[in-house]
Context: one part of a larger RNA
RNA sequence: GAACGAACGCUGGCGGCACGCCUAACACAUGCAAGUCGAACGAGAAGGUUUUUUCGGAAACUGGACAGUGGCGGACGGGUGAGUAACACGUGGGAACAUGCCUUUUGGUACGGAACAACCAUUGGAAACGAUGGCUAAUACCGUAUACGCCCUUUGGGGGAAAGAUUUAUCGCCGAAAGAUUGGCCCGCGCUAGAUUAGUUAGUUGGUAAGGUAAUGGCUUACCAAGGCUACGAUCUAUAGCUGGUUUGAGAGGAUGAUCAGCCACACUGGGACUGAGACACGGCCCAGACUCCUACGGGAGGCAGCAGUGGGGAAUAUUGGACAAUGGGGGCAACCCUGAUCCAGCGAUGCCGCGUGAGUGAUGAAGGCCUUAGGGUUGUAAAACUCUUUCAGGGGUGAAGAUAAUGACGGUAACCCCAGAAGAAGCUCCGGCUAACUCCGUGCCAGCAGCCGCGGUAAUACGGAGGGAGCUAGCGUUGUUC
Numbered sequence: 001g002a003a004c005g006a007a008c009g010c011u012g013g014c015g016g017c018a019c020g021c022c023u024a025a026c027a028c029a030u031g032c033a034a035g036u037c038g039a040a041c042g043a044g045a046a047g048g049u050u051u052u053u054u055c056g057g058a059a060a061c062u063g064g065a066c067a068g069u070g071g072c073g074g075a076c077g078g079g080u081g082a083g084u085a086a087c088a089c090g091u092g093g094g095a096a097c098a099u100g101c102c103u104u105u106u107g108g109u110a111c112g113g114a115a116c117a118a119c120c121a122u123u124g125g126a127a128a129c130g131a132u133g134g135c136u137a138a139u140a141c142c143g144u145a146u147a148c149g150c151c152c153u154u155u156g157g158g159g160g161a162a163a164g165a166u167u168u169a170u171c172g173c174c175g176a177a178a179g180a181u182u183g184g185c186c187c188g189c190g191c192u193a194g195a196u197u198a199g200u201u202a203g204u205u206g207g208u209a210a211g212g213u214a215a216u217g218g219c220u221u222a223c224c225a226a227g228g229c230u231a232c233g234a235u236c237u238a239u240a241g242c243u244g245g246u247u248u249g250a251g252a253g254g255a256u257g258a259u260c261a262g263c264c265a266c267a268c269u270g271g272g273a274c275u276g277a278g279a280c281a282c283g284g285c286c287c288a289g290a291c292u293c294c295u296a297c298g299g300g301a302g303g304c305a306g307c308a309g310u311g312g313g314g315a316a317u318a319u320u321g322g323a324c325a326a327u328g329g330g331g332g333c334a335a336c337c338c339u340g341a342u343c344c345a346g347c348g349a350u351g352c353c354g355c356g357u358g359a360g361u362g363a364u365g366a367a368g369g370c371c372u373u374a375g376g377g378u379u380g381u382a383a384a385a386c387u388c389u390u391u392c393a394g395g396g397g398u399g400a401a402g403a404u405a406a407u408g409a410c411g412g413u414a415a416c417c418c419c420a421g422a423a424g425a426a427g428c429u430c431c432g433g434c435u436a437a438c439u440c441c442g443u444g445c446c447a448g449c450a451g452c453c454g455c456g457g458u459a460a461u462a463c464g465g466a467g468g469g470a471g472c473u474a475g476c477g478u479u480g481u482u483c
Base pairs, nucleotide, nucleotide: 001483002482003481004480006479007478008477009476010475013355014354015353016352017351018350019348020347021313026311027310028309030308031307032306035072036071037070040069041068047062048061049060050059051058052057079266080265081264089190090189091188092187093186094185097183098182102179103178104177105176106175107174108173109172110144111143112142113141119134120133121132122131123130124129150159151158152157164171165170166169192238193237194236199229200228201227204226205225206224207223208222209221210220211219241263242262243261244260245256246255247254248253268289269288270287271286272285291302292301293300294299319345321344322343323342327341328339329338330337331336358388359387360386361385368379369378370377371376392424394419395418396417397416398415402410427472428471429470430469431468432453433452434451438467439466440465441464442463448455449454
């Protein structure tokens, strides 16, 4: 000098664009953050219309709430960086794989059956939640048939599928092949420090056989062999998410990994599987543990490292906001519903950028201040005064684009027009040298200053005040960190 997710002190007018718990992966009140489909299915409350009525009601049509079965989605999106020195990441290759939805091609969609929720009845429990009996539908479940291609095969043969719905035009369903996309696996190279860590390893290294997986493989098991790694640093210990990038630097290099983007890992701590195309699953399940809460003491409930917000920690980091209008995502034929993703608004000089705080004229060089050799000098064209202008802020009016037929949270926002009036808007640090900028007073090795050298003990340009000056400017200075 440059940089910062900064903090602190003094000060503070406006706008745009960014950014905002770096500390306790500490604990969390409350609300919201993942639903949707009636064109899969049965049942069906309130309400409405009509008819009837002994005015109690009844019937038909409609209606569609709340639940339930079923489908798809809850594996995406969002958060965090604890762990991890590793094929985790980066880069370049590889073969033994899977892939819902999507695209293309091809073939099919036949006949039957038994249940279980909801519901009804009885019943247990404080609750959470159940138990028993009975009825019922389906794109839920099961069987039979069929099989171009598919799978297995001793090549004889064997095995295996489907689902319908409606507004009649579509949406679906099943088998197979191919594609696309996404993912799993393997390998070369690269990737922090310590030798005051020198040996380490028994499923360990390899083989055979089997099991397992979507798939290769000690992935697992049995048997056999005794290997494998290591001074080119194994093992151990400490530290750490990695990268594109960011920052500094002429570069080489150093430091770093906030925001944004890609990958990985995690979801109170540890373990486990289920379902599924996909998870060993943040807002799913089971077990154990710690903690918190409810309890009728028998037993239950919970997981903000989602968005806000609270306590705590800390030098320090925001609103319990609006909208699905746009972009995107899930469901649905659609209408539409959901979406704290997202788009916006709020707060903060946290940063970057832009603008303003007026302009011109104005000398008896006014007054006042300060200095003085008492003549004067300086503040200083500075002020006053006169003549102008109105950016921004303020008041009034018009009023977008973003949306393509409709639909705008932002927002009566941006922008434009009119009005009034210099009106509402300047500070901070420094002035001994480095280093731009000097005098007086006070103090008297005191009080104090200080980045280094060093100032201060009676004439201090170095302390404190004042006048003057220098620098930067809505900021300035200090501290911290990096180069």
Predicted 3D model of a 483-nucleotide part of an RNA (small-subunit ribosomal RNA, 5' domain) from uncultured Kordiimonas sp. NCBI's taxonomy places the organism under Bacteria, Pseudomonadati, Pseudomonadota, Kordiimonadaceae, Kordiimonas. The prediction has a mean pLDDT of 86.